A computed fold for a 344-nucleotide RNA from a Burkholderiaceae bacterium, annotated as Bacterial RNase P class A. NCBI's taxonomy places the organism under Bacteria, Pseudomonadati, Betaproteobacteria, Burkholderiales, Burkholderiaceae. Its mean pLDDT, the model's own confidence on a scale to 100, is 76. RNAcentral holds the sequence, with entries from ENA. The gene name in the source record is rnpB.
[in-house]
RNA sequence: GAAGCAAGCCAGGCCGCCGCUGGUGCAAGGCUCGAAAGGGCGCACUGGAGGAAGGUCCGGACUGCACAGGGCGGCGUAGCAGCUAACGGCUGUCCACCGUGAGGUGAGGAUCAGAGCAACAGAGACGAGUCGACCCGAGGGGGCAACCUCGAGGGCCGGGUGAAACGGGCAAUCUCUACGCGCAGCAACACCAAAUAGGCCGGCAGCGAUUUGGCCCGAGGAGUCGGCGGGUAGGUGGCAUCGAGCCGUGCAGCGAUGCACGGCCCAGAGGAAUGGCGGUCACGCCCGAGCGGUCGCAAGACCGCGAGGGUGCACAGAAUCCGGCCUAUCGGCUCGCUUCACUU
Repeated sequence: GAAGCAAGCCAGGCCGCCGCUGGUGCAAGGCUCGAAAGGGCGCACUGGAGGAAGGUCCGGACUGCACAGGGCGGCGUAGCAGCUAACGGCUGUCCACCGUGAGGUGAGGAUCAGAGCAACAGAGACGAGUCGACCCGAGGGGGCAACCUCGAGGGCCGGGUGAAACGGGCAAUCUCUACGCGCAGCAACACCAAAUAGGCCGGCAGCGAUUUGGCCCGAGGAGUCGGCGGGUAGGUGGCAUCGAGCCGUGCAGCGAUGCACGGCCCAGAGGAAUGGCGGUCACGCCCGAGCGGUCGCAAGACCGCGAGGGUGCACAGAAUCCGGCCUAUCGGCUCGCUUCACUU
């Protein structure tokens, strides 16, 4: 210098103006939506997307239901040892494979319990015996004979095919073994709570209630009044200031990780806020007057600098929360390591 491996990080900075949204404080007075419950409206200060917020694939917290205990069934995991709240995640290590190497990948228990499966070739492919060569050969046929021929059955060889031929493979086929798992999910769930229509209880009511303007007469003719309770619309909580939280230091451990101390408070909507405009700096890309260098007779080619202008454009957008995995991602930075080439 080139090509790589592995780990970690950034995802434009600052200023001004306008706007959206959460919290706290002030004022507790008014206005407004609503039957109510409960919301909204002011001023000041302050917080306001990500490394994946994504896919919803695993695991947990939380909530409701079920649950003495046991069995069958179902689903999942699989070397060994550890970490963790838990995991199919992570760490270390063994083995196998890939790579010159740094490193990477691995559904890596069991085929002396049982079943199932194997293209092509081959007589025969999971059932055991079968094709062929050789030997023996009961017996039959032909022949005067020597001998020729057919041949049940037996022995022996292992030739040929194929990845594999009474001996192996596949468990990512069923199965067995060990271990784990109750079901549903924040549209969970809890609370407040209409209108209308049912329900229950009580009063009055065909001996005429309620209604008909308050009362009486009259009319009319079947329900009416009050209370309770469940559900729905709607609203509030769950829900985000106190946790498996973040940062730093130290200790233990190869490591994942744990412990101790100190510091910090860090989005929370509910048709769904986190934005827009301008300036400036840095950087990337494109255009580019002009300048310099190398080659060349020249035309010209290549390389570098560059006033100025344009553009900013990666993937992507929290929705109960957390730990992972997987997938997407313009460009850039840092540390460590490997291989090759050259110089000293």